[in-house]
Parts: sequence; structure tokens; C1' cells
RNA sequence: GGGCCGAUAGCUCAGUUGGUAGAGCUGCGGACUUUUAAUCCGUAGGUCGUGGGAUCGUGCCCCACUCGGCCCA
Repeated sequence: GGGCCGAUAGCUCAGUUGGUAGAGCUGCGGACUUUUAAUCCGUAGGUCGUGGGAUCGUGCCCCACUCGGCCCA
């Protein structure tokens, strides 16, 4: 220098065909229990890496950049 993959909740990750973002764990509150644990219910939590573009509309498409990983030279 060239190519590929990844970046989404505090953590680990989904998100298929563009239609307005979820799960598990964790935290908080409650039920149950003599108490704890386990189990169950509720609840909190998001600039979808950054900027721009196309679109009625984007986590998803296009371009550039940043960071991490891998390959080629």
C1' cells in the first nucleotide's frame, strides 16, 4: 500500500426482505422462604463507532473517516 471481518443496553450478543430496536446476564423493586440461595413477576437502561449521501422511511443500502482483529505484499 491492497483486501476481508467486526463496532447495537453496564457485559455477552441477536436483529433474515429497509417499516421506526430485542434477548440473556447484571442492577433496582416485589412475591415466595425463618433467613440466604434458587424460582417467579415487574421495572430501569440505546446518539445502533463518527460524518455525509440516496430514500416517504435505514441498525440494515452507498461514500469517507476512526478504532479493533485477520490475510496478502

Predicted 3D model of a 73-nucleotide RNA (transfer RNA) from Labilithrix sp. Its Rfam family is "tRNA". Its family is annotated with triplet codon-amino acid adaptor activity in the Gene Ontology. RNAcentral holds the sequence, with entries from ENA. The prediction has a mean pLDDT of 80.